This is a predicted structure of a 73-nucleotide RNA (transfer RNA) from an uncultured bacterium. It matches the Rfam family "tRNA". The family's RNA type in Rfam is transfer RNA.
């Protein structure tokens, strides 16, 4: 330097052919229980890494930058 991957909730990661952003564990409250665990139930948490672009619509397609990792030199 080139060339491949990765970037979504605190943390692991789905996310179909571009159409309302999800799990699971952690967090709070509730129920249960003498209690506490377990087990239930509901709540909060997100500028989908950054600008941009195409498009009636973009987590997704295309472009740029950053950051991680692997392979070439």
């Nucleotide at each position: 330097g080139c060339g491949c991957g990765c970037u979504u909730a605190g943390c692991u990661c789905a996310g179909u052919u571009g159409g309302u952003a999800g799990a699971g564990c952690a967090u709070u409250c509730g129920c249960c229980u003498u209690a506490u665990a377990c087990g239930c139930g509901a709540a909060a948490c997100g500028u989908c890494g950054u600008g941009g672009g195409u498009u009636c619509g973009a987590g997704c397609c295309c472009c740029u930058c950053a950051g991680c990792g692997c392979g070439c030199a």

It was read from a public genome assembly.